A computed fold for a 72-nucleotide RNA from a Nevskiaceae bacterium, annotated as transfer RNA.
The coordinates come from a structure-prediction model, not an experiment, and the mean pLDDT is 82.
[in-house]
């Protein structure tokens, strides 16, 4: 150099054209004489960057920018 995969909450990771979610994690609460263990509420996102398609893009198109294998 080329060929594949990824890039979404603080971590892991879904969503594959119509307002962007889960578990874990945090913060409040309840429960206990406390503590662990659970129950309930809540916050928290320029969806890597820039163009473009489209009434609408996290999803489609191209460029660039990073991270993995693979080849050479």
């Nucleotide at each position: 150099g080329g060929c594949a995969g990824g890039g979404u909450a603080g971590c892991u990771c879904a969503g594959c054209g119509g307002u962007a979610g889960a578990g874990c994690g945090g913060a409040g609460u309840c429960u206990u004489c406390a503590u662990a263990a659970g129950g309930c509420u809540u916050a928290g996102g320029u969806c890597g960057u820039c163009g473009g398609u489209u009434c609408g893009a996290a999803u489609c198109c191209g460029a660039c920018c990073c991270c993995u294998g693979c080849u050479a």

Rfam family: tRNA. It is annotated as a transfer RNA.